About this RNA: This is a predicted structure of a 584-nucleotide part of an RNA (large-subunit ribosomal RNA, domain V) from a Planctomycetota bacterium. The RNAcentral record of the full RNA draws on ENA. Taxonomically the source falls in Planctomycetota (Bacteria, Pseudomonadati). Its Rfam family is "Bacterial large subunit ribosomal RNA". Rfam links the family to the GO terms ribosome and structural constituent of ribosome.
[in-house]
Context: one part of a larger RNA
RNA sequence: CCCGUGGCUAGACGGAAAGACCCCGUGAACCUUUACUAUAGGCUAGUAUUGGACAUCUGUAUUCAAUGCGUAGGAUAGGCGGGAGACUGUGAAGCAGGGGUUUCGGCUCCUGUGGAGUCGCCAGUGAAAUACCGCUCUUUGUGUGCGGCUGUUCUAACCCGACGCCGUGAAUCCGGGCCGGGAACAGUGCUAGUUGGGUAGUUUGACUGGGGCGGUCUCCUCCCAAAGAGUAACGGAGGAGUUCAAAGGUUCCCUCAAUGCGGUUGGCAAUCGCAUGCAGAGUGCAAAGGCACAAGGGAGCUUGACUGUGAGACCGAUAGGUCGAUCAGGUGGGAAACCAGGACUUAGUGAUCCCGCGGUCCCGUGUGGAAGGGCCGUGGCUCAACAGAUAAAAGGUACUCCGGGGAUAACAGGCUGAUCUCUCCCAAGCGUUCACAGCGACGGGGAGGUUUGGCACCUCGAUGUCGGCUCAUCGUAUCCUGGGGCUGUAGUCGGUCCCAAGGGUUUGGCUGUCCGCCAAUUAAAACGGUACGCGAGCUGGGUUCAGACCGGCGUGAGCCAGGUCGGUCCCUAUCUGCCAUGGG
Numbered sequence: 001c002c003c004g005u006g007g008c009u010a011g012a013c014g015g016a017a018a019g020a021c022c023c024c025g026u027g028a029a030c031c032u033u034u035a036c037u038a039u040a041g042g043c044u045a046g047u048a049u050u051g052g053a054c055a056u057c058u059g060u061a062u063u064c065a066a067u068g069c070g071u072a073g074g075a076u077a078g079g080c081g082g083g084a085g086a087c088u089g090u091g092a093a094g095c096a097g098g099g100g101u102u103u104c105g106g107c108u109c110c111u112g113u114g115g116a117g118u119c120g121c122c123a124g125u126g127a128a129a130u131a132c133c134g135c136u137c138u139u140u141g142u143g144u145g146c147g148g149c150u151g152u153u154c155u156a157a158c159c160c161g162a163c164g165c166c167g168u169g170a171a172u173c174c175g176g177g178c179c180g181g182g183a184a185c186a187g188u189g190c191u192a193g194u195u196g197g198g199u200a201g202u203u204u205g206a207c208u209g210g211g212g213c214g215g216u217c218u219c220c221u222c223c224c225a226a227a228g229a230g231u232a233a234c235g236g237a238g239g240a241g242u243u244c245a246a247a248g249g250u251u252c253c254c255u256c257a258a259u260g261c262g263g264u265u266g267g268c269a270a271u272c273g274c275a276u277g278c279a280g281a282g283u284g285c286a287a288a289g290g291c292a293c294a295a296g297g298g299a300g301c302u303u304g305a306c307u308g309u310g311a312g313a314c315c316g317a318u319a320g321g322u323c324g325a326u327c328a329g330g331u332g333g334g335a336a337a338c339c340a341g342g343a344c345u346u347a348g349u350g351a352u353c354c355c356g357c358g359g360u361c362c363c364g365u366g367u368g369g370a371a372g373g374g375c376c377g378u379g380g381c382u383c384a385a386c387a388g389a390u391a392a393a394a395g396g397u398a399c400u401c402c403g404g405g406g407a408u409a410a411c412a413g414g415c416u417g418a419u420c421u422c423u424c425c426c427a428a429g430c431g432u433u434c435a436c437a438g439c440g441a442c443g444g445g446g447a448g449g450u451u452u453g454g455c456a457c458c459u460c461g462a463u464g465u466c467g468g469c470u471c472a473u474c475g476u477a478u479c480c481u482g483g484g485g486c487u488g489u490a491g492u493c494g495g496u497c498c499c500a501a502g503g504g505u506u507u508g509g510c511u512g513u514c515c516g517c518c519a520a521u522u523a524a525a526a527c528g529g530u531a532c533g534c535g536a537g538c539u540g541g542g543u544u545c546a547g548a549c550c551g552g553c554g555u556g557a558g559c560c561a562g563g564u565c566g567g568u569c570c571c572u573a574u575c576u577g578c579c580a581u582g583g584g
Stems, first nucleotide, its partner, number of pairs: 001584008010576003014571002022405004027401002029397004035202005041195009051154005057148006064141003068137001078136005085119003094113008158182004163177001165176003205217003214234001218240006241386001242284001243343002248302007256280001258276005282291002285348001287346003306329003312323004318387001331340003354380007362373002412459001413457001414455003418452001420448006429439002466541001467539003471533001472530005479504003482499006506520005547565004551560003
C1' cells in the first nucleotide's frame, strides 16, 4: 500500500413520509351565531271543502214615527216653499191613570171620564206659526232588505266510536246500513303575514421588515427629492370631504402690523391725534408660492356664479384633469378705453349600470297614435377598502384536509453586535494624609460571539425541539494544585495583577427543569465552545396533536407563553470515520 472478517454509530445536512408548525390560495370541508340570503316546520289570517235557525251588538239603504230650548217673545220657533183658514159628534177643552223623552220648564202617545169647543191670521222677533199641506236636515226609535262581529242551537257535509245488519259463503279490506258522540268547529288544499342555524348555499378585504393585534387605504400643502419634470418607505410635519347672494362683477377711493410721543373716565393693552414704518399685517379654513401698482381695507351700481362656440397648448399608461384667445347672442359696471364665462392660486371628491324629474327637432315592430326608448339638462352612492366584485354577508377548527412557499415565521447555522460578557483610556471623587494598596463618577476606545434582539441568506418533495443519562473533545477571561510583582503584605490569613490549560474540579434534598435555594463534604466544587456537543446511542419528566377538568374570555363554535390528569420515540450500516483482528 491492497483485500477481508468481527464490532461502534460521529458524518454522508443518512433512509422513510411533495412539513401536520407558520404563511400564502379571491382552495376545501365540517362546526357556530343576534353574518347574509333562502327554506322544511310552527303560529296566525283569508278562502275552498261549508249548510240551516235564533239572539245581542253593529254598518248601510228604506218605511213609519219621534226629535230640535242663546236673548227678546204667550213659549222647547231645525230649514225652505205654499197658505187664510184648519181640527172637532168617526167626540173639543178640562180631569184621572199609565208609557216615552227632558235643557226639569215642558213636549208627546195610549186608556178611561167628560159632552162642545180648540188653534191660527192681528202686536213683539234677525227669521212666523206643528192652524193645515209638501220637500228636507240633525239626532233617536221601530219594522224590513242586504252585510259584519260575537254567542247559542240544529243536522245533513266532515270526523270519531260501536254493531251477533247487508253485498257475503272466509274477510279486521271495500261499499252500503243501523246506533251513539262531536260538528260546520276540527282536518285538508291554496294564498298571505310572522317565526324559523331545524336545514342549505355562501361571504367574512388588502398593505404589512412572517402572520395576528395596532395603524393605514381618496384628495391638498411642505420636506425627503440629488437647482427641469418625475421619484419609494408602517420616512418627518400638517390639512380637506367645505364656505360665501357677497367673501362674485365692475367703477371710484384707501394703506397695514408694530413702536415712540400726546390725550377724560382708561389701567401693559379699547377709541382719538402726530411721527417713523417694503410689509414683521391681512388673505373665510392647512401649508407653500404670491400679493402694497395691491390679490389686503371701504363705498356706489349690480348678477358675466351668462347661452352657443373652442384656434392652440400643458399634465396623464388609460380613464381623465388643466389653461385658453377669438366669434355670435343678450347683459352688468364705467364718461370712455376697457373689464366680467365666479372667488389670490393649488383640497372641498365618485366611473358604469339602474331609477326619478324637466325639455326635445329623433326612433317608435302593417299604418295612425300610445307604451317604451334615444338626445339635452338635472337629481339619487362616508360605492371613505374612495379605478367603485353583489341590491343584500360574521365567526371557530387542537377533528381537520388539499395545493404551494425556505418568495415568509418558530429550532439550529450565517451576517450584524444595539443589548450582553470581558477589557483598555481619561481621572472628578473615596481611601485620616495620598487620584491609581483597593475602589472609581461623568465620558471615551476596543475585544469576544456564551444572552436578549435585528436581518430573513441555505434548509418547509422535513436540518427532530428542553432537560437527564452515556461518552467525550477543545478554549482560557484559572476554581484547585505550580511560579511571580505590588500591597493600606508584622506573622497566620488575605486583596489585586502577571505567567501557566499537565492533571483535577463531590454526594445528596426540592423541582421536568437548565438555573437556583438548602444539607454535608472537598485542595477545588471555574466559566465557556463543540447544531444552546451527543435521540440511525438511551430516556421522554417538560413543551407541542387527538380525551377530560378548573379559572378567565366569548351569545356561541371555541380560545388562553394560564393551571391540571392522560397520551405509539421506526431503521438488519452501502460509503467516510473509529476499535479489534486475519491475509497478501